[in-house]
Context: one part of a larger RNA
Formats: sequence, structure tokens, C1' cells
RNA sequence: GAAUGAACGUUGGCGGUAUGGAUUAGGCAUGCAAGUCGCGCGAGAACUGAAGGAGCUUGGCAUUAGGAGUGGACAGUGGCGAAAGGGAGAGUAACGCGUGGAUACUUACCUCGGGGUCUGGGAUAGCAGUGGGAAACCGCUGGUAAUACCGGAUAGCGUCUCCGGACCAAAGGUGUGAUUCCGCCUGGGGAUGGGUCCGCGUCCUAUUAGCUUGUUGGUGGGGUAAUGGCCUACCAAGGCAAAGAUGGGUAGCGGGUGUGAGAGCAUGACCCGUCUCACUGGGACUGAGACACUGCCCAGACACCUACGGGUGGCUGCAGUCGAGAAUCUUCCGCAAUGGGCGAAAGCCUGACGGAGCGACGCCGCGUGCGGGAUGAAGGCCCUCGGGUUGUAAACCGCUGUCAGUUGGGAGGAAAUGCUAUGGGGCACUCUCCAUAGUUUGACCGAUCUUCAGAGGAAGUCCGGGCUAAGUUCGUGCCAGCAGCCGCGGUAAGACGAACCGGACAAACGUUAUUC
Repeated sequence: GAAUGAACGUUGGCGGUAUGGAUUAGGCAUGCAAGUCGCGCGAGAACUGAAGGAGCUUGGCAUUAGGAGUGGACAGUGGCGAAAGGGAGAGUAACGCGUGGAUACUUACCUCGGGGUCUGGGAUAGCAGUGGGAAACCGCUGGUAAUACCGGAUAGCGUCUCCGGACCAAAGGUGUGAUUCCGCCUGGGGAUGGGUCCGCGUCCUAUUAGCUUGUUGGUGGGGUAAUGGCCUACCAAGGCAAAGAUGGGUAGCGGGUGUGAGAGCAUGACCCGUCUCACUGGGACUGAGACACUGCCCAGACACCUACGGGUGGCUGCAGUCGAGAAUCUUCCGCAAUGGGCGAAAGCCUGACGGAGCGACGCCGCGUGCGGGAUGAAGGCCCUCGGGUUGUAAACCGCUGUCAGUUGGGAGGAAAUGCUAUGGGGCACUCUCCAUAGUUUGACCGAUCUUCAGAGGAAGUCCGGGCUAAGUUCGUGCCAGCAGCCGCGGUAAGACGAACCGGACAAACGUUAUUC
């Protein structure tokens, strides 16, 4: 000098854009953060209420029961999603990451083209009845549906094979209804994602020198989607290491970031990729995918409820709270946009995300006026008492209107979807596809224009001995104090404190810490 996720002191006008729990991976009240589909299924509350009936009456009803239909809550069954998105860096010195290769594998949804979608059955939740329990919840009896579950048939370019053969599937829905449409089963190709293996690179320590028995290799078997001591039985005795094994310490890694002429050194906040973790330890289940942050089981610590028998919980999601700390924000608005899940769609959900709020924490931009104005006013400070300086600075005169304030408009962030109409294609259509036109959608902001008023609302901080730009007076008297280094202060201090004056930077300026 440059830099920072900074902090502290003094000060503080506006805007844009970034950024903000680095310490205790310490504990957490409360709310929200993952649902959706009725075009899979049974059932169906509230609400509305046709015909016909009764009642009152003869105008029909503001009456009553009734229940076609509309409607779709709560709960259940089933499907898909919940393995993504979001957070953190504890662990890890490792094929974890980076880079370049490899294959013994897998891949839901998507896509291309092939084949199929036949025929039967038994349950079960919800529900009804009933019982136990403080609760969480758990039973018993009865009965019910399915794209839930299970048989049979069919079977190849699938799997196994001794090449003879053997084995393996399915579900329907919408619609009056056949096609269409949405699905289902099977195998093949693609795309995408993932698993696994290998070469090279990847911090300090020898005041760590030997380490290893499933250890190193083989055979048989098991296991996996798949290779393999991954596991197991037997056999052999190997394998690694001074080019640093083993042990100890520290640490997520990379793209990058800071600095530097570069080489390098330091670093890994935000954003992107990847790995790992989810109260601590262990385990599997489901599934295309997990050994699963807001799933399950066991153990532990902690906390909460309890009728003492027993139960419940996991913010390293978004806000918020306590604690520790020098130190780090709102228990906000919205799904309008982008993206995701489900759905045929409308749509629903989305603390992802888009926004607003708070903080000079950083960077950038703008402003705090402009021109004239000498009796060089008053006041302050200095003085050789003549004056000098503050200083065109002020007053005063004229002007402008950025920003903030006030009034009214306002481009744009909106493209779509849906609906309506028209035309066309498939076409018998109320189905479906395409095109055009109209209509519909903004949480939050607002570029920019305009009205009014009026210099009005907007400057500080540090320094002034040398390094280093900028000095005088007074006070103090080795005291009080200053200080980055040299060093100042013991009665004339340009170095302490104050004043005036000056210098530097400026909505900031200094200090501290850290890196180059």
C1' cells in the first nucleotide's frame, strides 16, 4: 500500500447493489417449512333442495316431513411424491476431492419403436356394535370396495440351460357407448442420474521406525444391481515401509478469493460442483433410489406430560428465544414471477424462491448550494500594540432546484393457463390438436414525467517533533500524560492537556485483529 463475513471509538443526509451467528455440531417456548390426486375405491357431513304427500288456506305459502339431484368437509383405502429442494462443516489426510481413464452394473418419471392388456378368487381399513386405558393408543364381533392383494391362462429378440427343455405378467378410469384420451404389463434402444475400479496430484510431525493375521494371494461356496477377503471353509506365507509405512496433530475438497510485476504465499464467507452429518451410538424396513433432517426400531443423555400404571420430543429448515461471546437481522408479505411435487385440467402445496424490514458491514453514485460581495464588520487567536490572521468567510444582493418533503400520473417486471368467439385438422361428438382475436392474472416495487414551497432539512473524523502534508499561545513541571519506531515531559514543551490556526480524507474518519 492492498484486503476482510470483521469488531471498537467519535460522527452520520439520500439512493442503488451486494452482504450479515466466523464463538457453544450448546439448549430450545411458539408458528410455519410436503403434499397432492374424487378422471383409482367404498362411503359421505354442512349447505341447497325437484316431483309427489301432509298442513294452513283457496292468492299460494315465510310451515312440516320427505328425499331425486347439487355439493364436497373430516377421516380411510390406493397411487405418485416425500432420497428433491433447504441447512451445517462435527467427522474425514481418504479414491473424500481434483483431473484423466475404465466397466463387472443399475436407472422411477421422460423418449423411440415391438408385443400384450384374457379369466377367476379371498380378504381388509373406513363403517356399525362393543370393551380396556388418565392419555398415547389398543382389542373383540359383524359386514364392504378398488388401479390394494392372490390364483389360473397366454410367453419371446426375456431369464436359466445338460440346448432336449423349463420358468415368468397385467388394471382399469373418463365417457350413454365403439374409437380417441389417460393409464397397466413385458422385453429392446436412447437420454439423464447413480454405483464400483484404476493412474497422477492433495498439510505438519522421525523428539512417531517398524506395521499387518482376513492380514497378502489361491480354490470351493455365499452375498450384491455389480467386481472384489465383501463374508465364509480349506491351502500357501505372504503384504506395506526411509521415494516415510504405522502412529500423533490439524483440516471437508475443488471452481475460486486476497495479495503480488510474476513466481509464489495465504485462504476456501457469499455463489456453483462434490463429499459428509441430522440430539449421541447402532440397526434394518419400504422403495427405481435411503440405511432416510421435519420415517421406523433398540440403547443412552437431556427435556416435557402423567390419574405413577405409562407416554411424548429432537430448529446443523424460516423467523424467534436463552446461553456463551468483541460480534452478526423480522416470531414480516406473497405464491404475481422462476423452479419443484401431485393432478387430464382448473387448481392445491411450496419459510425453495420473489420481495419488503433491520445494520455505513462492504462497494458504487449523488447531495449538503451557485454568482457577486471590503468599512477587509463584530467576535476569536496572536502581537514588536503599528498591526496580522480567521477571511469573500459572514452579513447583504441576485440566482438555481439535484436529493429529501408535497400533488397527480405512470412504462415495465405478464409470458402464460383458463374462458369466449372465429377458422382449420383428427372427426359422428359435449372429445382432442393447431392458429388468430378478445378477456383474465402484481406480493412487492416502480424507471420516468409533473404540481407546490423554499437555501430552506443534510459534516465530520484523525493528525500537525522526524519518518509524514500541516505551528503558535497558554496550562502542567520526569507530575499528569503521549508513543508505530526514534523518543517527548525535571519552569520558556512546535511531541502532554486546551484554545486558535493549519493539513489529510470525507458520510465517513481513526484504532485493533488478521493475510499478502
The part of an RNA shown here (small-subunit ribosomal RNA, 5' domain) has 516 nucleotides and comes from an uncultured prokaryote.